[in-house]
RNA sequence: GCGGAUGUGGCGAAAUAGGCAAACGCGCUAGAUUCAGGUUCUAGUGGUAGCAAUACCUUGUGGGUUCAAGUCCCUUCAUCCGCA
Numbered sequence: 001g002c003g004g005a006u007g008u009g010g011c012g013a014a015a016u017a018g019g020c021a022a023a024c025g026c027g028c029u030a031g032a033u034u035c036a037g038g039u040u041c042u043a044g045u046g047g048u049a050g051c052a053a054u055a056c057c058u059u060g061u062g063g064g065u066u067c068a069a070g071u072c073c074c075u076u077c078a079u080c081c082g083c084a
Stems, first nucleotide, its partner, number of pairs: 001083007010026003019067001027045006046057004060076001062074003
């Protein structure tokens, strides 16, 4: 240099003929249980701003197509594999 794979909340990850992004597990927070801790059970939990109502943002980056994009197209970055 050329080709391929992967990139999604704090972590592991699901979702593919485009249609509510984050199911499920872990972790975390609160509660129950305990003398206390662990285990177990119940509820909650993406980020930012805000007292709140709410608003905005989010699938590596930037752009495009579309009423609608994790998904399709282009660009670029990182890691890994192969070829030279």
This is a predicted structure of an 84-nucleotide RNA (transfer RNA) from a Clostridia bacterium. Its Rfam family is "tRNA". Rfam links the family to the GO term triplet codon-amino acid adaptor activity. It is annotated as a transfer RNA.